This is a predicted structure of a 480-nucleotide part of an RNA (small-subunit ribosomal RNA, 5' domain) from a metagenome.
The full RNA is in RNAcentral, with records from SILVA.
Its mean pLDDT, the model's own confidence on a scale to 100, is 86.
[in-house]
Context: one part of a larger RNA
RNA sequence: GAACGAACGCUGGCGGCAUGCUUAACACAUGCAAGUCGAACGCAUGGCUUAGGCCAUGAGUGGCAGACGGGUGAGUAACGCGUGGGAAUCUGCCCUUCGGUACGGAAUAACAGUGGGAAACUGCUAGUAAUACCGUAUAUACCCUUGAAUAAAGGGGAAAGAUUUAUCGCCGAUGGAUGAGCCCGCGUCGGAUUAGGUAGUUGGUGGGGUAAUGGCCUACCAAGCCUGCGAUCCGUAGCUGGUCUGAGAGGAUGAUCAGCCACACUGGGACUGAGACACGGCCCAGACUCCUACGGGAGGCAGCAGUGGGGAAUAUUGGACAAUGGGCGAAAGCCUGAUCCAGCAAUGCCGCGUGAGUGAUGAAGGCCUUAGGGUUGUAAAGCUCUUUCGGCGGGGAAGAUAAUGACGGUACCCGCAAAAGAAGCCCCGGCUAACUUCGUGCCAGCAGCCGCGGUAAUACGAAGGGGGCUAGCGUUGUUC
Numbered sequence: 001g002a003a004c005g006a007a008c009g010c011u012g013g014c015g016g017c018a019u020g021c022u023u024a025a026c027a028c029a030u031g032c033a034a035g036u037c038g039a040a041c042g043c044a045u046g047g048c049u050u051a052g053g054c055c056a057u058g059a060g061u062g063g064c065a066g067a068c069g070g071g072u073g074a075g076u077a078a079c080g081c082g083u084g085g086g087a088a089u090c091u092g093c094c095c096u097u098c099g100g101u102a103c104g105g106a107a108u109a110a111c112a113g114u115g116g117g118a119a120a121c122u123g124c125u126a127g128u129a130a131u132a133c134c135g136u137a138u139a140u141a142c143c144c145u146u147g148a149a150u151a152a153a154g155g156g157g158a159a160a161g162a163u164u165u166a167u168c169g170c171c172g173a174u175g176g177a178u179g180a181g182c183c184c185g186c187g188u189c190g191g192a193u194u195a196g197g198u199a200g201u202u203g204g205u206g207g208g209g210u211a212a213u214g215g216c217c218u219a220c221c222a223a224g225c226c227u228g229c230g231a232u233c234c235g236u237a238g239c240u241g242g243u244c245u246g247a248g249a250g251g252a253u254g255a256u257c258a259g260c261c262a263c264a265c266u267g268g269g270a271c272u273g274a275g276a277c278a279c280g281g282c283c284c285a286g287a288c289u290c291c292u293a294c295g296g297g298a299g300g301c302a303g304c305a306g307u308g309g310g311g312a313a314u315a316u317u318g319g320a321c322a323a324u325g326g327g328c329g330a331a332a333g334c335c336u337g338a339u340c341c342a343g344c345a346a347u348g349c350c351g352c353g354u355g356a357g358u359g360a361u362g363a364a365g366g367c368c369u370u371a372g373g374g375u376u377g378u379a380a381a382g383c384u385c386u387u388u389c390g391g392c393g394g395g396g397a398a399g400a401u402a403a404u405g406a407c408g409g410u411a412c413c414c415g416c417a418a419a420a421g422a423a424g425c426c427c428c429g430g431c432u433a434a435c436u437u438c439g440u441g442c443c444a445g446c447a448g449c450c451g452c453g454g455u456a457a458u459a460c461g462a463a464g465g466g467g468g469c470u471a472g473c474g475u476u477g478u479u480c
Base pairs, nucleotide, nucleotide: 001480002479003478004477006476007475008474009473010472013352014351015350016349017348018347019345020344021310026308027307028306030305031304032303035064036063037062040061041060043058044057045056046055047054048053071263072262073261080188081187082186083185084184085183086182089180090179094176095175097173098172099171100170101169102136103135104134105133111127112125113124114123115122116121142156143155144154145153146152161168162167163166189235190234191233196226197225198224201223202222203221204220205219206218207217208216238260239259240258241257242253243252244251245250265286266285267284268283269282288299289298290297291296316342318341319340320339324338325336326335327334328333355385356384357383358382365376366375367374368373389421391416392415393414394413395412399407424469425468426467427466428465429450430449431448435464436463437462438461439460445452446451
């Protein structure tokens, strides 16, 4: 000098755009943050209707989505990340192409009855529907066996219907797209006051397991494998694109935004599923909190707000789905603290304003003085103007169009009044731009370094004057 997610002190007019718990991955009151589909299904309730029927709502069965989106950085020195390759894989929804969608069956929730329990919840009985479940048939380009074989032979395995009659579905198979899993080369902090480490350990064979390779697991066999080019151990740490600085090389860093990873009270486990070993799912154990009729139960803000606590320190228990995007639905639409907006904060960057012109008797006052004067100073007053911003009144968007605007009566435009409402902070010994007087008297104090102060202090305190920056200015911290 530059920088900051900063804090503190003094001061503070407006706007735009950003940013805002760096500490306790501490504990959390309350509300909201994931639902949707009646064009899969049977009920119940209500409304309309003349008896058909239509509409709405509710819990339930069923489907899809709750693996995305959002948060945090505890763990992790690792194929975790970055980069470049690879083969032994899967992939719901979407696209392409081909073929099929036949015949049957048994249950069960809801509901009803009857019990248990304080509650959470739960037992028994009878009956009921489906795109829920099961059987049979049929089927190759799928799978398995034999086989050198993509030949041939044998074996195995599918489906679901709905309605407004035109579609939407369902099943098998091919290819694609997207997404994901796995392997490898190279790179990726400090410590040797850590030198040896390793028994599923290293390799092989058989088997198991997985979507898939593989000690991933297991039985047997061999005795290997890593290491001074730093193994192992210890400490620290999410990684990257980037960011800051620097002429660069480099150094430091990893807030916001974007990609990847990991985690979801702590530890463990699997279930469902195309996908999880699942933040707002399940089970077990633990700590903590709450309810209880003491028998037993309930909970998880590192989602958005908000509270306590910690801290130098970090915001509203706001509006809307109008836009963008996501889930479900044929659609209408519903949901969406994602998102878009508003609120708070000079936290940062940028822009604007606090007036302009004229005005010498160089007014008054202040300060200094050699007492003549000098300076504050065109500064003020006065005169002539202007009205940005702010204020008041009126009009009023684009963003979104077939229609729908939270923002918002906002931006913007027009008019009105009056210089009217709007300047501070630090410094003045040298480094370093800027000097005098008074007070104090090694005291009180200053100080980044050198150093000032013991009776004329340009260095302390005050005043006048001056210098610098300016809605900021200084200090502290950290980085280059």